[in-house]
Context: one part of a larger RNA
RNA sequence: UUGCUGUUAAAAAGCUCGUAGUUGAAUUUCGGACGAGAACGUCUGGUCUGGCUUCUGUCAGUACUGGAUGGAUCGAGUCUUUUUUCUGGGGAAGCGAAGUGCUCUUUACUGGGUGCUUCGGGGAACCAGGACGAUUACCUUGAGAAAAAUAGAGUGUUCAAAGCAGGCUUGUGCUUGAAUACAUUAGCAUGGAAUAAUGAAAUAGGACUUUGGUUCUAUUUUGUUGGUUUUGAGGACCAAUGUCAUGAUGAAUAGGGACAGUUGGGGGCAUUAGUAUUAAGACGCUAGAGGUGAAAUUCUUGGAUUGUCUUAAGACUAACUAGUGCGAAAGCAUUUGCCAAAGAUGUUUUCAUUAAUCAAGAACGACAGUUAAGGGAUCAAAGACGAUUAGAUACCGUCGUAGUCUUAACCAUAAACGAUGCCGACUAGGGAUCGGUGAACGUCUUUAUUGACUUCAUCGGCACCUUGUGAGAAAUCAAAGUUUUUGGGCUCAGGGGGGAGUAUGGUCGCAAGGCUGAAACUU
Numbered sequence: 001u002u003g004c005u006g007u008u009a010a011a012a013a014g015c016u017c018g019u020a021g022u023u024g025a026a027u028u029u030c031g032g033a034c035g036a037g038a039a040c041g042u043c044u045g046g047u048c049u050g051g052c053u054u055c056u057g058u059c060a061g062u063a064c065u066g067g068a069u070g071g072a073u074c075g076a077g078u079c080u081u082u083u084u085u086c087u088g089g090g091g092a093a094g095c096g097a098a099g100u101g102c103u104c105u106u107u108a109c110u111g112g113g114u115g116c117u118u119c120g121g122g123g124a125a126c127c128a129g130g131a132c133g134a135u136u137a138c139c140u141u142g143a144g145a146a147a148a149a150u151a152g153a154g155u156g157u158u159c160a161a162a163g164c165a166g167g168c169u170u171g172u173g174c175u176u177g178a179a180u181a182c183a184u185u186a187g188c189a190u191g192g193a194a195u196a197a198u199g200a201a202a203u204a205g206g207a208c209u210u211u212g213g214u215u216c217u218a219u220u221u222u223g224u225u226g227g228u229u230u231u232g233a234g235g236a237c238c239a240a241u242g243u244c245a246u247g248a249u250g251a252a253u254a255g256g257g258a259c260a261g262u263u264g265g266g267g268g269c270a271u272u273a274g275u276a277u278u279a280a281g282a283c284g285c286u287a288g289a290g291g292u293g294a295a296a297u298u299c300u301u302g303g304a305u306u307g308u309c310u311u312a313a314g315a316c317u318a319a320c321u322a323g324u325g326c327g328a329a330a331g332c333a334u335u336u337g338c339c340a341a342a343g344a345u346g347u348u349u350u351c352a353u354u355a356a357u358c359a360a361g362a363a364c365g366a367c368a369g370u371u372a373a374g375g376g377a378u379c380a381a382a383g384a385c386g387a388u389u390a391g392a393u394a395c396c397g398u399c400g401u402a403g404u405c406u407u408a409a410c411c412a413u414a415a416a417c418g419a420u421g422c423c424g425a426c427u428a429g430g431g432a433u434c435g436g437u438g439a440a441c442g443u444c445u446u447u448a449u450u451g452a453c454u455u456c457a458u459c460g461g462c463a464c465c466u467u468g469u470g471a472g473a474a475a476u477c478a479a480a481g482u483u484u485u486u487g488g489g490c491u492c493a494g495g496g497g498g499g500a501g502u503a504u505g506g507u508c509g510c511a512a513g514g515c516u517g518a519a520a521c522u523u
Base pairs, nucleotide, nucleotide: 004494005493006492007475008474012491014364016362017361021357022356023355026249031080032079033078034077037074038073040070041069042068043067044066045065046064047063048061049060050059051058052057084131085130086129087128088127089126095120096119097118098117099116100115101114102113103112104111134198135197136196137195138192139191141189142188150181151180154164155163166175167174168173206244207243208242210240211239212238213237214236216234217233254354255351256350257349259346260345262343263342267339268338269337270336273317274316277313278312279311280310281309282308283307284306288299289298325332326331369410370409371408372407373406374405379403383399384398385397386396421490422489423488425482426481428466429465430464433461434460435459436458437457438456439455440454442453443452444451470477471476496523497522498521505516506515507514508513
């Protein structure tokens, strides 16, 4: 591993990218004919054994052995386009010629059939050696692989655990054992060719054939020896001709790219708007205003609160706003412009395995927090005060600093939640809705193509309702189903509760802290 679990009990990294790793779509010989032999069934002989025997036989047998036959069995091998080649040995079937025996035939060794012998030629029954050959994984069989151990055969250690002994007429002694199995990785040999991987001919440097040229090698022969050259033989290289059915599998309801009209509160930069809040200014009227459960702190004839008009600042973006949209997640909502990006859809477009998931590594990552600069309207940790209270370092109220906002850098965590990893397949009904596409009577609209509705179909989304073949401890779940009838691919995490996400070490960070991460002890 076979064979756990991961919504809520321990456990899916916040999210995406990504190398190693792991895994990875279909396609190339199918089909047909013959078939030795094996097994099985039926029939029929012989031997052996046993029973019944009237001694002639008869019956039976999971015994041994021969023959005939059958079919829906298995099957070595052969043929169907299906063969590596050379040298030496070896010679089978079949072929031709000559001689000869038998038989039929002919006028006739004339012709036919069937045997025997000899000769010629003929290569695949096989043996040895060489040159080549697509390569492995996998499965089969075999050799080999210490013993002891394990399983197991034999054997009365008195039984047994053990041991490898022992047993027999007790002799001149004879004689049997000390089996067998298992023994996984690697290596060797053998057969198979399903499955899996890799390979070959695309700038032809492709295969085969023929011819020519360049260059190298050295044997044999020309009576002998020596030299040179040629022919012939064997390498290598180059050029040309001819031949090939000459040579590119298909286009995955896999993926990438191009194109088209769209879609969206996706992102960045600039621009613009809205009311509110607070402050200020001007004008007006006045004695209270705030706030609360009730009050008080607080502000007020130096005019508070409140009303009108105006200005400024910084923040925010109501209603529309939905179980709607977009984005990898975090997240994203005033107008307009610019910039690059993305999804889905459409397509008789293109490439042709380019893919999936991912240690290491990398980008982004709410709020809070840190550093520097700006800005500081609101709200508001800390702090101050008033209340409440037994107390009140709180809840309530009045103030109020950091912060909240922007820019430049850090930090890298959240109940970062769907507490549910990603890719692929299948399993069930329904009505809505968002985006695209196609179609259709019709209504309104447009000078017209159109545009807006209505309906249907179809892809792709966010969700929902019903049901339970199914699952689950249940709650519940179309996934949390297709799981003891257990295996689609890949990654990550968990193993009783505490101690403890602590200590220590390492590493990252300015810090706060993050990542990695125990044990003793206890229960």
A computed fold for a 523-nucleotide part of an RNA from a moss metagenome, annotated as small-subunit ribosomal RNA, central domain. Rfam family: Eukaryotic small subunit ribosomal RNA. Its family is annotated with structural constituent of ribosome and ribosome in the Gene Ontology. The literature on the family includes a 2001 paper in Science by Yusupov et al., "Crystal structure of the ribosome at 5.5 A resolution". Its mean pLDDT, the model's own confidence on a scale to 100, is 81.